[in-house]
Notes: This is a predicted structure of a 415-nucleotide RNA (Bacterial RNase P class A) from Candidatus Venteria ishoeyi. The prediction has a mean pLDDT of 77.
């Protein structure tokens, strides 16, 4: 000095001049309206992907589906996030980065095509080898010298047998590499790795390393079905809640109400000299039991409740609340590798509703492009990326011109 990585901060600043909204006084003609003061959109406000917090159903439980995470160990109010750690794998070896990182001996399945065979998974090509046959040598034999037989050895066919070592096919083909051993091979048999399976050791653990022991097979896929551990109502601020005003206490239609007892009323019948008494209907109410409905995701149970659902048609959609003081911010001390978390001090920093949080000027400063030349000076133009709170917070994942710092890794060069 060069390359590469991983984190952080900003993202313009002064001044005037006019407009906006919130709060707070104060004055008023107290519906409002003036004036002072003071505050007023992001690091992602985006995405609506997770977690809450708050409100409702609701008093609201079990139990199963279902739905979600998925290495250990912690942080937080909680996660699917953070932080340390382990273990794989990209990378250039290193920092670094990603993990969809429980279970394939619980079952079940699927691995196209190509190949002989793809998991109770083979012999295509190839090597060894033995029978027939056929032929070339060599050689014995016997010999009528033509030639026939045996044996070897070597081609070649045919068929039987070993074989999984080389080759080929494939994304993967019965564990690597090496010596020995065999007819040719093979964990066949030895080293060393690799694998299982007991021990020790170090770690809370995930893990890891020794030691010993066994020739040792039990491919791959679970982002396949599925087992396994752990979490898990539901709907949402257009969620509720209060207040005013208006209509049509509309109008239809379907399910759904059986028994049992007591009171009351009506009617009817009987008995009575009457007063009353006694049975039967119906109707109402109360209370039981039984079945129905209907209760913010599903099915059963359970609780609650007694009425539930569709259709057509009217009216109002106005105002206050929820709404911002919070699992908050700063800062400082302290414990902790770290996420953070404890004391202690200060501090209030948006709260709109067709939706404020702005315009215009003028300087300054970085950066950019233009011109000239004296190559670092002048001069002239331009704030200049992604982008607007909508009930609130803690995460992740997208975008983002430019400026500054901080750490970390490799490489040349000098001291």
């Nucleotide at each position: 000095g060069a390359a590469a990585u991983g984190g952080a901060u900003c993202g313009g600043g002064c001044a005037a001049u006019c407009g906006c909204g919130g709060u707070a006084u104060a004055u008023u003609u107290u519906a409002g309206a003036u004036a002072u003061a003071u505050c007023g959109a992001g690091g992602a406000a985006a995405g609506u992907c997770c977690g809450g917090g708050c409100u409702c159903c609701a008093c609201a439980g079990g139990a199963u589906a279902g739905g979600g995470u998925g290495c250990c160990a912690g942080g937080u109010a909680a996660c699917g996030c953070c932080u340390g750690g382990g273990c794989a794998g990209u990378u250039a070896u290193a920092g670094a980065c990603u993990g969809a990182c429980g279970g394939c001996c619980a079952g079940u399945g699927c691995c196209a095509c190509a190949g002989a065979g793809a998991a109770u998974a083979u012999a295509c090509c190839g090597c060894c080898u033995g029978c027939u046959g056929a032929u070339a040598g060599c050689g014995a034999u016997g010999u009528u010298u033509g030639c026939a037989u045996c044996g070897c050895u070597g081609u070649c066919a045919c068929u039987g047998g070993g074989u999984a070592a080389g080759g080929g096919u494939g994304a993967a083909a019965a564990g690597g590499u090496g010596c020995g051993g065999u007819a040719a091979g093979a964990g066949c048999g030895c080293a060393c790795c690799g694998c299982g399976c007991u021990u020790u050791u170090g770690g809370c653990a995930a893990c890891a390393a020794a030691a010993g022991u066994g020739g040792c097979a039990a491919g791959g896929u679970a982002a396949a079905c599925c087992c396994c551990a752990c979490c898990u109502g539901g709907a949402g601020c257009a969620a509720g809640a209060c207040c005013a005003a208006a209509u049509a206490g509309g109008a239809a239609a379907a399910c759904a109400g059986c028994c049992a007892c007591a009171u009351u009323a009506a009617c009817a019948g009987g008995c009575u000299g009457a007063u009353g008494u006694u049975u039967g209907u119906u109707a109402a109410u109360g209370c039981g039991g039984c079945a129905g409905a209907u209760g913010u995701g599903a099915u059963c149970c359970g609780c609650a409740u007694c009425g539930u659902u569709u259709u057509c048609g009217g009216g109002u959609a106005g105002g206050u609340u929820g709404c911002u003081a919070g699992a908050g911010a700063u800062c400082a001390g302290u414990g902790g590798u770290g996420a953070c978390g404890c004391u202690a001090a200060u501090c209030c920093c948006a709260g709109a509703u067709g939706a404020a949080u702005g315009a215009u000027u003028g300087c300054c400063u970085c950066g950019u492009c233009c011109g000239g030349c004296u190559u670092g000076c002048c001069g002239g133009a331009u704030a200049g990326a992604c982008a607007g709170a909508a009930c609130c917070c803690g995460g992740c994942u997208u975008a983002c011109a430019g400026a500054u710092c901080c750490a970390u890794u490799u490489c040349c060069u000098u001291u």